Transfer RNA from Knoellia flava TL1, 85 nucleotides, folded computationally. The organism belongs to Knoellia flava, within Bacteria. Rfam family: tRNA. Its family is annotated with triplet codon-amino acid adaptor activity in the Gene Ontology. It is annotated as a transfer RNA. Its mean pLDDT, the model's own confidence on a scale to 100, is 80.
[in-house]
RNA sequence: GGCGGGUUCGCAUAGUGGCCGAGUGCAGUCGCCUUGAAAGCGACCAGAGGGAGACCUCUCGUGGGUUCAAAUCCCACACCCGCCG
Numbered sequence: 001g002g003c004g005g006g007u008u009c010g011c012a013u014a015g016u017g018g019c020c021g022a023g024u025g026c027a028g029u030c031g032c033c034u035u036g037a038a039a040g041c042g043a044c045c046a047g048a049g050g051g052a053g054a055c056c057u058c059u060c061g062u063g064g065g066u067u068c069a070a071a072u073c074c075c076a077c078a079c080c081c082g083c084c085g
Base pairs, nucleotide, nucleotide: 001084002083003082004081005080006079007078010026011025012024013023018068028044029043030042031041032040046059047058048057049056050055061077062076063075064074065073
């Protein structure tokens, strides 16, 4: 230098145009149970901005594009892994 794969809640992963801020597990918080814990069970659980509140908006590495609609398709760039020269 060329080619391929990858980048998604704190962590690990699924999701491949619409039911998706998005599922699952772990972690975490609260509760139940217990004399107390563990285990088990239940609920909750990304961040930022706006608003008195109800609530609204934005964010899937970053920036653009296609589309009525994008985590998903296209382009550029960044980073990680691998292959070739």